[in-house]
RNA sequence: GGGCUCGUAGUUCAGCGGUAGAACGCUGCUCUCGCACAGCAGAGGCCCCGGGUUCGACUCCCGGCGAGUCCA
Numbered sequence: 001g002g003g004c005u006c007g008u009a010g011u012u013c014a015g016c017g018g019u020a021g022a023a024c025g026c027u028g029c030u031c032u033c034g035c036a037c038a039g040c041a042g043a044g045g046c047c048c049c050g051g052g053u054u055c056g057a058c059u060c061c062c063g064g065c066g067a068g069u070c071c072a
Stems, first nucleotide, its partner, number of pairs: 001071007010024004018055001026042005048064005
């Protein structure tokens, strides 16, 4: 320098055009003498940044930035 993959909740990941979900973690309640486990409820992300297409974009296109990997 070039190719490919990726960038979504605190963490690990889904979502592939119709205004975002799971698990773990966190908070509260129940249970217990108490803790843990378990059950129930809840908080938490405008989706890396900037443009474009579209009635509508996390999703498609372009350009950045960053990470991984392969080639030179």
Molecule: transfer RNA
Organism: Candidatus Woesearchaeota archaeon